[in-house]
RNA sequence: ACUGAUAUAGGGCAAACCCGCUGAAAGGCGGCGACGCAAAGCUCUGGUGUCUAAAUAGUAUUUACUGUAUGACCGACCGGCUGCAUCA
Numbered sequence: 001a002c003u004g005a006u007a008u009a010g011g012g013c014a015a016a017c018c019c020g021c022u023g024a025a026a027g028g029c030g031g032c033g034a035c036g037c038a039a040a041g042c043u044c045u046g047g048u049g050u051c052u053a054a055a056u057a058g059u060a061u062u063u064a065c066u067g068u069a070u071g072a073c074c075g076a077c078c079g080g081c082u083g084c085a086u087c088a
Base pairs, nucleotide, nucleotide: 003088004087005086006085012037013036018031019030020029021028022027035075041081042080043079046078047077048076049073050072051071055068056067057066058065059064
């Protein structure tokens, strides 16, 4: 240096619920709180998938219905980049 294994000693992150802000929504941010996480660090401008439909197109003419991401999700999976401790 690479590969593999392990997980609380020191540290790290923080699901759901609830509150506030924000957003058309999905969602995001902050607080609270720990279900979990050894990459739950970054990347959705790598691929696949999922959610939403403001806008737009079509249908209906009505408020509605359907399609579409340009909006989101890396705590959805695979990949890429980076990284801590111990052991082999």
Molecule: c-di-GMP-I riboswitch aptamer